[in-house]
The part of an RNA shown here (small-subunit ribosomal RNA, 5' domain) has 472 nucleotides and comes from an uncultured prokaryote. The prediction has a mean pLDDT of 86. Rfam family: Bacterial small subunit ribosomal RNA. Rfam links the family to the GO terms structural constituent of ribosome and ribosome.
Context: one part of a larger RNA
RNA sequence: GGAUGAACGCUGGCGGCGUGCUUAACACAUGCAAGUCGAACGAACCUUCGGGUUAGUGGCGGACGGGGGAGGAACGCGUGGGAACCUACCUAAUAGUACGGAAUACGUCUGGAAACGGACGCUAAUACCGCACAAUCCCUUAGGGGGAAAGGCUUCGGCCGCUCUUAGAUGAGCCCGCGUCUGAUUAGCUUGUUGGUGAGGUAAUGGCUCACCAAGGCAACGAUCAGUAGCUGGUCUGAGAGGAUGAUCAGCCACACUGUAACUGAGACACGGUCCAGACUCCUACGGGAGGCAGCAGUGGGGAAUAUUGGACAAUGGGGGAAACCCUGAUCCAGCCAUGUCGCGUGAGUGAAGAAGGCCUUAGGGUUGUAAAGCUCUUUCAGUCGUGAAGAUGAUGAUGGUAACGACAGAAGAAGCCCCGGCUAACUCCGUGCCAGCAGCCGCGGUAAUACGGAGGGGGCUAGCGUUGUUC
Numbered sequence: 001g002g003a004u005g006a007a008c009g010c011u012g013g014c015g016g017c018g019u020g021c022u023u024a025a026c027a028c029a030u031g032c033a034a035g036u037c038g039a040a041c042g043a044a045c046c047u048u049c050g051g052g053u054u055a056g057u058g059g060c061g062g063a064c065g066g067g068g069g070a071g072g073a074a075c076g077c078g079u080g081g082g083a084a085c086c087u088a089c090c091u092a093a094u095a096g097u098a099c100g101g102a103a104u105a106c107g108u109c110u111g112g113a114a115a116c117g118g119a120c121g122c123u124a125a126u127a128c129c130g131c132a133c134a135a136u137c138c139c140u141u142a143g144g145g146g147g148a149a150a151g152g153c154u155u156c157g158g159c160c161g162c163u164c165u166u167a168g169a170u171g172a173g174c175c176c177g178c179g180u181c182u183g184a185u186u187a188g189c190u191u192g193u194u195g196g197u198g199a200g201g202u203a204a205u206g207g208c209u210c211a212c213c214a215a216g217g218c219a220a221c222g223a224u225c226a227g228u229a230g231c232u233g234g235u236c237u238g239a240g241a242g243g244a245u246g247a248u249c250a251g252c253c254a255c256a257c258u259g260u261a262a263c264u265g266a267g268a269c270a271c272g273g274u275c276c277a278g279a280c281u282c283c284u285a286c287g288g289g290a291g292g293c294a295g296c297a298g299u300g301g302g303g304a305a306u307a308u309u310g311g312a313c314a315a316u317g318g319g320g321g322a323a324a325c326c327c328u329g330a331u332c333c334a335g336c337c338a339u340g341u342c343g344c345g346u347g348a349g350u351g352a353a354g355a356a357g358g359c360c361u362u363a364g365g366g367u368u369g370u371a372a373a374g375c376u377c378u379u380u381c382a383g384u385c386g387u388g389a390a391g392a393u394g395a396u397g398a399u400g401g402u403a404a405c406g407a408c409a410g411a412a413g414a415a416g417c418c419c420c421g422g423c424u425a426a427c428u429c430c431g432u433g434c435c436a437g438c439a440g441c442c443g444c445g446g447u448a449a450u451a452c453g454g455a456g457g458g459g460g461c462u463a464g465c466g467u468u469g470u471u472c
Base pairs, nucleotide, nucleotide: 001472002471003470004469006468007467008466009465010464013344014343015342016341017340018339020336021302026300027299028298030297031296032295035060036059037058040057041056043054044053045052046051067255069253076180077179078178079177080176081175082174086171090168091167092166093165095163096162097161099130100129101128106121107120108119109118110117111116137146138145139144151160152159153158181227182226183225188218189217190216193215194214195213196212197211198210199209200208230252231251232250233249234245235244236243237242257278258277259276261274280291281290282289283288308334310333311332312331316330317328318327319326320325347377348376349375350374357368358367359366360365381413383408384407385406386405387404391399416461417460418459419458420457421442422441423440427456428455429454430453431452437444438443
């Protein structure tokens, strides 16, 4: 000198665009953040008899989107390759969509404070099960064996579906080379350990798991151990090499009160799902139950320190639906904060009696200083009134009566902060007297202090200025 998610002190006019718990992955009151489909199904209720509303069964979605970075030194990430794999919805293509069966929501009775149940009886489906055919499909000893479906709406044209298979697309899983912090005041580490055979398991390779066999494997090119840490694109700095860093935005990873486990599913070992254990909080009729903000707001706490319990689905996107539409704290907007950056303003011209006042003085004067006053103008921004968007494609605008445009009034409403011994631009007077104090380094102060405090003057930056922290 540059930089900053900054903080602190003094000061503070406006706007555009960004950013905003770096600390306690501390605990959380309250509201909202994931629903949707009646064109899959029966039922109940309402009805203007057209239809509508809904708890339940069922389907799809709750594995996306959003959050914080605890853990992890690892094929986690980055990069480049690889083979033994799966992929709902979507696209393309072939074929099919035949026949049956048994239940449950519901009702009655009933247990419980509640959460939540129990017994008996009835009924439906795109829910569940059996069976038939099955080109392609799977297994095969090549003879053969195995394996599917569901209907709904209709203007009767069709549309939306369902099943098997193939290919694609997309998204995952797996393996490998190389790269990826510090410590040797950590030198030896390892028994499923290293490899083989066989089996099990998985979508799939594999000690992934198991039985048997062999005794290997890693390490001074740093194993093991300990500490620290999310990684990257990037960001800051620097001429570069490098150093530091990983906020916002984007990709990947891991996590969801702590620990563990599986279920469902195309996909999870699942933030707003389930079971178990634990800590904590709450309810209780003491028998037993409920909860999880590292979603958006918000509260307490911690801290030098970080915002509203706002509006809207109008746009973009997501889920469901044939659609109308519904949901969406994603998102788009608004609010708060000089937190950053960029732009603008706080007036312009003229004006010497060089006014008054202040300060200095050798008492003559010098300086503040064209500065002010005065005169002549202008009206950006802010203000008042009026008109009033784009963003939306035929319609639909939260933003917002916002931006912008026009008119009006009046210099009117708008300047501070730090420094002046050298480094380092900028000097005098008074006060103080090694005191009070200053200080980044050198150092100032003990009676003439350009270094302390005040004043006048000056220098620098400017809606900021200075200090502190961190980094190059």